[in-house]
This is a predicted structure of a 1491-nucleotide RNA (small-subunit ribosomal RNA) from an uncultured bacterium. It matches the Rfam family "Bacterial small subunit ribosomal RNA". The coordinates come from a structure-prediction model, not an experiment, and the mean pLDDT is 83.
């Protein structure tokens, strides 16, 4: 930074799509380390266990436990014994005491308000940011001043009794405190009333002063320290108030009753309707109140060039919540996650009476889901409660574990190595390519592993982490590489498979037999311990445009005005300082970004400093600009005076043409309509014409891109009434202006209400036409309506598809209204107003715009954002209705579209040509017959050719063969090629034999060179490669060929034009058979094509003169036959000749072009050959050749018979004829072009003939085929199915061939069919043509009425370009470009989507009234209870239970509001395969067409 992606192509518009980066992510494949981060985005779902808040014995009274002393019931060792007993250590249960220590349940203190988790609520002073409290608290901490005297009465625990399953209670009795009361004392302090001084934006504050009132306290330990009360002041921390910022929705427009304000009280740390009673009715709201809907808020984070834009994971501030809902006590602080009391759900536990609980602490479980982790170690570090300390406690935290989640960082080896190994894949079989990769050789050790040392993190000790991170050795290339993707965008292609199947696809799109797009295999291209996909964000996308977008025609200007609210605004002076600019200063937490330094071997990370943080707030200046007051101006606007234009509007009245109808009258059969007709009037007398009358509606001519007018609109004439706009003057006002959301009015035509009118015209509606139909077009009628009044109604392609203003920017020309100059009048110039046209600069995608802008600039309004869905649904206003007005979503496509190109076409023009039509001549189309094809039939009736441009075509010729086709039979390396091996010297002819016939079987015959080794050649036999295919594809191809068409096009180079696609040339006047050729011209040249050059013909000249010829001479058999000659004929070489070259007259003085002269021939002289770019997927794969594909004892080769020749039938192309311009008979003419050796074949002879039999001559200007016919003369026939026609059949023949059955030609005689000029249509042909006459040739043994040449006789007719076909050029229109054989629109039918209505039915949600009232504070009351104080007592002072009251969650109860979801049927829509029906649009779409 861009790309694909509408179109044949191009230029724009606009969507869609891609490449980037980004994540708490999932998925798929796959994984070697470390480091540093990070991990429930869903169920604020439910939780089993276990931790997470304690701590202090230096408050306090008790117990325990060790220690020492005393005493000790007991116990008895030992000693003594008269043996009876006697004395007694050692130990010891219990007491008492003391004195160090340690636990302690319990009373008290301080913490449990923090730390930690969510984010449900919340659109709010919650949040963020700057300020304010003179309306305030604030334990523990610091500072500083004072101060601690005195005395009293209980309770727990403990003990005993007792309830209870428990939980857990309830008596009674004992004690202690830093627990609790009371009393002194008062430096501050608190209040009530007073005085002074200062200060403050106000309410008021501060200080200092009088007098009155009122509250204080705790001791421990004695060694400091720590506590305890008052005051002051700090510092942390906290409340409350404002100002600014904070998402969508107006298909929420009105909301709100403590509501907004006052007084008073009350409450509270404070202020406040925060609460109560009263009084007042206010207050928010279009700058969006309420409402509903979605969300914690910021620092930052993510992209961005930046302005934006989305986000709010981790880390930090800040709210908020704890299973849901209320409430309070304590307390410095709570309406309190691990405290409490009610309600509710939910679990668990029970002895059925009753209780327990709250993991959105850290772990874990289940559940949900695409997803998210260890019931782990420590309190070593840092930090927090508690203690005077030790200490204890701490799931905060520090650590480790899991998970490629993400970011960095290393690895997975280096170096040499060409036989370019093997394999793979690929091929043109040569190679190529994986590729120096490998192997092999040397080398090395990061990771990882193994073994030895080993930290800092601790300042005297204390280390979870951790024997970690580090360092060292020693071994081994070992343990370590995958994903994606290769049509284009996008780096990277080949092969096999696959056959619109499987499949792939971001977007365009790719796949129907050669797929660089599917699937695979090789290669190659990216990245890499990761890769890709999905999902999300922002970016490209200037695709909401504030930077930085538009509205004529792409979407997109309001139908018009007049006006509120807003915005926005003319000179000129002063003053203020809101906006604006400078400065300073104070905030803008830290983290995080940027810079430059630094530590971890680097990096990620982490530490340090500076900058940033564009923002707010406060000050001090400055006054140029904008606001804002003042004082002034007139150039803006208006106002006045004088003026002249106009279909401006309203009302009244009035006029003549003309249609119709009504009387009357002439007058007679039609009249009307149409493309032709009918329906329709008319003999009851119409149309026609001639009087008079009636009605209603419209005003010819004038009339004009002329006037008015805001637009819709407005036209005979006059009056009345009334609106603007426009000149001139320059007397007033003095910014009074633009523009304008909402509102208000006005608004074609049709429509709708009430009356009224009604001549014509004329939806519906009836008839007649037309057509397949024709609910249309045309026709004959006809109701509403059209006209009046009133009244809705509010919409148009209501358009210049152009919103209003005000300024400014080159001109030239018309024409309106005026006003000045001038002029006898005129021209003419000058100026203000409208109103067209051309056209500069400028814009514009082009057309196009262009002083009347769509130019350059400013202001204000309206509108637009990719096509359909849809200007639709709901919902709401409006409306009497029809129905207007606002206005969407689901769904679906990748375009839609807007100017312009180039072609193509058209039932658009214009011009030109052509046997294209007309004017001619002959035919086809009717009949027999040949020949082709259809189509049917067969075993086969082989394929092919299908409009022109298939059909007497391939076929210039099917009895076998051809022959490809059926049936039978018969081969398999094969009928035919090439290559090896062995055998043999053949093969091949001949003959015999079998077969249907080939094949097969025997006989005979039987080579060449040779250095004698063998070799060539042939034949068998065999074995593979192979061959062979008239099988498939002509839509895979080459080559040929047809057509448009012998039409005059088709192109190119350079130049200019245009953004471009293209144009221009080539177009235009003119001419021409022609883009022939002249003149113009931003073209100027060239090139295929035309013409010409080739070839025949028509005249002539020369050159030759045989086989051709004879003028002349000679001979002659009388035949150019002979001599001779080449003089004509003719032959074939070479040349002349025609060029618009003279002349004359058009024309433009051109090109040409009309006439004439010479000329054998005149304007191309006739003929042929020749065929541009190109079109039709035209024919041909069976003419040949080729790709893939298919077949291989067969789809190949052979043979015999068949069949291609069938036949109710249609269709072309011929032939003969229907007669007398004839038939038949006879009869003496006259070409020309070509053939001939497997050949034409004379003469003769034989036959009625076809031929036969002999066989000359002749490789042919020599011979022969060969007779030309038609035509001329003669005769006959006389209009008739015949002396026309000649089919068809019957007999007999001839001839070719191995063979004429199926299936041949030809003769002779018999027979003698349709047919007497051919419907609708059709076809050829313009002069030596048509037409009629016959001759030849090829192919061929034989078989032409075909075909292709030859020539004899030899016409008519063209005014002419309207019209049918076709072609050229130019020009329109186009929704076509497969190009009109296109494109394309609607119902109805089928499937399928989504989506409206819809009797219902059936969830949330917020409110509202009402009941009902937990727990609880308040308030009242308080007969009952109570130790401290006072009092001797009585009592009191205080305090409590209970009991009421408002209030007050839950709940019920109601009616309604919004909001999901479903639902019988119904309505549109949308999308789908080649359905049904017409043919509505795009060309003048066959009736313009649209709203």
């Nucleotide at each position: 930074a861009g790309a694909g992606u509408u179109u044949g192509a191009u230029c724009c518009u606009g969507g869609c799509u891609c490449a980037g980066g980004a994540u708490g992510a999932a998925c798929g494949c796959u994984g070697g380390c470390g480091g540093c981060g990070u991990g429930c985005c869903u169920a604020a779902c439910a939780c089993a266990u276990g931790c997470a808040a304690g701590u202090c014995g230096a408050a306090c009274g008790g117990g325990a436990a060790c220690c020492u002393u005393g005493u000790g019931a007991c116990g008895g060792a030992g000693a003594c014994u008269u043996c009876g007993g006697u004395u007694g250590a050692a130990g010891a249960a219990g007491c008492a005491a003391g004195a160090a220590u340690u636990c302690u349940a319990g009373u008290g203190g301080c913490g449990g308000a923090c730390g930690g988790g969510u984010g449900a609520g919340u659109a709010a002073c919650g949040c963020g940011u700057g300020g304010g409290u003179a309306a305030c608290c604030u334990g523990c901490c610091c500072u500083u001043a004072a101060g601690a005297g005195g005395c009293g009465a209980a309770u727990a625990a403990c003990a005993g009794u007792g309830a209870g399953a428990a939980a857990u209670c309830a008596c009674u009795g004992c004690u202690a405190a830093u627990a609790c009361g009371c009393c002194a004392u008062a430096u501050g302090c608190u209040u009530a009333c007073g005085g002074a001084a200062u200060c403050g934006c106000a309410u008021g504050a501060u200080u200092u002063u009088g007098u009155g009132a009122g509250g204080a306290a705790a001791a421990g330990a004695a060694u400091u320290u720590c506590g305890c009360u008052u005051a002051a002041g700090g510092a942390u921390g906290g409340a409350c108030c404002c100002g600014c910022g904070u998402u969508u929705g107006a298909u929420u427009a009105g909301c709100c009753a403590g509501u907004u304000g006052g007084c008073a009280g009350g409450g509270u740390a404070a202020c406040g309707g925060c609460c109560u009673a009263c009084c007042a009715a206010a207050g928010c709201a279009a700058c969006g109140a309420u409402c509903a809907a979605u969300a914690g808020c910021c620092g930052g984070c993510c992209u961005g060039a930046g302005a934006g834009g989305g986000u709010g994971a981790a880390c930090g501030g800040c709210c908020u919540c704890a299973u849901u809902g209320g409430g309070a006590c304590u307390g410095a602080g709570a309406c309190a996650c691990g405290a409490c009391c009610c309600a509710a759900a939910c679990u668990c536990c029970u002895a059925c009476g009753g209780g327990a609980g709250g993991c959105a602490g850290c772990a874990g479980u289940g559940g949900g889901g695409a997803a998210u982790a260890u019931u782990g170690c420590a309190c070593a570090a840092u930090g927090g409660g508690g203690g005077a300390a030790a200490c204890c406690c701490u799931g905060a935290u520090g650590c480790a574990g899991c998970g490629a989640c993400g970011c960095c960082g290393c690895g997975u080896g280096a170096g040499c190595g060409a036989u370019g190994a093997a394999g793979u894949a690929u091929u043109u079989c040569g190679g190529u390519a994986u590729g120096u990769a490998a192997a092999g050789c040397u080398c090395u050790a990061u990771c990882a592993g193994c073994a030895g040392g080993g930290a800092a993190g601790a300042u005297a000790a204390u280390g979870a982490c951790g024997g970690u991170a580090c360092c060292u050795g020693a071994c081994u290339a070992a343990g370590a590489a995958g994903c994606a993707c290769c049509g284009g965008c996008u780096a990277a292609a080949u092969a096999c498979g696959u056959g619109c199947c499987a499949g792939c696809a971001g977007c365009c799109g790719c796949g129907g037999u050669a797929a660089u797009a599917c699937g695979u295999a090789u290669g190659g291209u990216g990245c890499a311990a990761g890769c890709g996909u999905u999902a999300u964000c922002c970016g490209g996308a200037u695709u909401u445009a504030c930077u930085g977008g538009g509205u004529g025609u792409a979407a997109a200007g309001g139908g018009u005005g007049c006006g509120u609210a807003g915005g926005u605004g003319g000179u000129u002076g002063c003053g203020c300082a809101a906006g604006u600019c400078a400065g300073a200063a104070g905030u803008g937490a830290a983290a995080a970004c940027u810079a430059u330094g630094g530590g971890c071997u680097c990096a990620a990370c982490c530490c340090a400093u500076a900058g940033a943080c564009u923002g707010c707030u406060u000050u001090u200046g400055a006054a140029a600009c904008u606001g804002c007051g003042u004082a002034a101006c007139u150039a803006g606007a208006g106002u006045g005076c004088a003026g002249g234009a106009g279909a401006g509007g309203a009302a009244a009245g009035u006029g003549g043409a003309a249609u119709u109808c009504c009387u009357a009258g002439u007058g007679u059969a039609g009249c009307g309509g149409u493309g032709a007709a009918a329906u329709g009037c008319g003999u009851a007398g119409a149309u026609a014409u001639u009087a008079g009358g009636a009605g209603g509606a419209a005003c010819a001519c004038c009339a004009g891109u002329g006037g008015c007018g805001a637009a819709g609109g407005c036209g005979g004439c006059u009056u009345u009434c009334u609106g603007g706009a426009c000149u001139g003057c320059a007397a007033c006002u003095g910014a009074c202006a633009c523009u304008g959301a909402g509102g208000c009015a006005c608004g074609a035509a049709a429509g709708c209400g009430u009356g009224g009118g009604g001549a014509g015209c004329a939806a519906a509606c009836a008839g007649g036409a037309u057509u397949a139909g024709a609910u249309a077009c045309c026709c004959u009628g006809g109701u509403a309506g059209u006209c009046c009044a009133c009244g809705c109604c509010g919409u148009a392609a209501a358009c210049g598809a152009u919103g209003a203003a005000u300024a400014c920017u080159a001109g030239g020309u018309g024409u309106u209204g005026g006003g000045g100059a001038g002029u006898u009048a005129a021209a003419u110039c000058c100026u203000c107003g409208g109103u067209g046209c051309c056209g500069u600069c400028g814009c514009u995608a082009a057309c196009g715009c262009a002083u009347u802008a769509a130019g350059u600039a400013u202001u204000c309004c309206a509108c637009c954002u990719g096509g359909g869905g849809a200007g639709u649904a709901c919902g709401u206003u409006c409306g009497c209705a029809a129905g207007a007005a606002u206005a969407a979503a689901a769904c679906u496509c990748a375009a839609a579209g807007g100017a312009a190109u180039u072609g193509a076409c058209g039932g658009g023009g214009a011009c030109c040509c052509g046997c294209a039509c007309a004017a001619g001549c002959g035919g086809u189309g009717g009949a027999g017959c040949a020949u082709g094809u259809g189509g049917u039939u067969u075993a086969a009736u082989u394929c092919g050719a299908a409009g022109c441009a298939a059909c007497g075509c391939g076929a210039a010729g099917a009895a076998c063969c051809u022959u490809a086709c059926c049936a039978g039979g018969u081969c398999u390396u094969g009928a035919c090629a090439u290559c090896g091996a062995c055998a043999u010297g053949a093969c091949a002819g001949u003959c015999u034999u079998u077969u249907a016939a080939u094949c097969g079987a025997g006989a005979u015959c039987u080579u060449c060179c040779u250095u004698c080794g063998g070799g060539a050649c042939a034949u068998g036999u065999u074995a593979g490669a192979c061959a062979g295919g008239u099988g498939g594809u002509g839509c895979a191809u080459g080559g040929u060929u047809g057509u448009c068409g012998u039409c005059a096009g088709c192109u190119c180079g350079u130049g200019u034009c245009g953004u471009g696609a293209g144009a221009u040339g080539u177009u235009g006047g003119g001419u021409u058979a022609a883009g022939u050729c002249c003149c113009g011209c931003a073209a100027c040249g060239a090139g295929c094509g035309c013409a010409a050059c080739c070839c025949c013909u028509a005249u002539u000249u020369u050159c030759a003169g045989u086989a051709g010829c004879c003028a002349g001479c000679a001979g002659u058999u009388c035949g150019g036959c002979u001599g001779g000659g080449c003089a004509c004929u003719c032959u074939g070489g070479a040349g002349a000749g025609a060029c618009u070259g003279c002349c004359c007259g058009g024309g433009a003085u051109a090109a040409c072009c009309g006439g004439g002269a010479g000329g054998a021939a005149g304007g191309c002289g006739g003929g042929g050959a020749u065929g541009a770019c190109g079109u039709c997927a035209a024919a041909u794969c069976a003419u040949c050749a080729u790709g893939c594909c298919c077949c291989u004892u067969a789809c190949g080769a052979u043979c015999u018979g068949g069949g291609c020749u069938a036949c109710a039938c249609a269709c072309g192309u011929g032939c003969u004829a229907c007669a007398a311009u004839g038939g038949c008979g006879g009869u003496g003419a006259c070409a020309a072009a070509g053939u001939g050796a497997a050949g034409c074949g004379a003469c003769g002879c034989a036959g009625u003939g076809a031929u036969g039999c002999c066989g000359a001559g002749c490789c042919a200007a020599c011979c022969a085929c060969a007779a030309a016919a038609a035509a001329g003369c003669c005769g006959u026939c006389u209009c008739a199915g015949u002396u026309c026609g000649g089919a068809u059949u019957g007999u007999a023949g001839u001839c070719u061939g191995c063979a004429a059955c199926u299936c041949g030609a030809c003769u002779a005689c018999a027979u003698g069919a349709a047919g007497c000029u051919g419907g609708a249509a059709u076809c050829g042909c313009u002069a030596g043509u048509a037409a009629u006459c016959g001759c030849g040739a090829a192919u061929c043994a034989g078989a032409a009425c075909g075909u292709c040449g030859c020539g004899g006789u030899g016409a008519a007719u063209a005014c002419g370009u309207u019209c049918c076909c076709g072609g050229g050029u130019c020009u329109u229109g186009u929704a076509c470009a497969c190009a009109c054989c296109g494109c394309c629109c609607g119902u109805c039918a089928c499937a399928c989507c989504a989506u409206g209505g819809g009797a219902g039915c059936u969830g949330g949600a917020a409110a509202u009234g009402c009941c009902c009232g937990a727990a609880g504070u308040c308030a009242g009351u308080g007969a009952c209870c109570c130790a401290a104080c006072c009092g001797c007592a009585a009592g009191g002072a205080g305090g409590g239970a209970g009991c009421u009251g408002c209030c007050g969650a839950a709940g019920g109860c109601a009616g309604g509001u919004c909001u999901g979801g479903u639902a019988a049927c119904u309505g549109g829509g949308g999308u789908g395969a080649a359905g049904u029906c017409g043919u509505a649009a795009c060309a003048a779409g066959g009736u313009a067409g649209c709203c």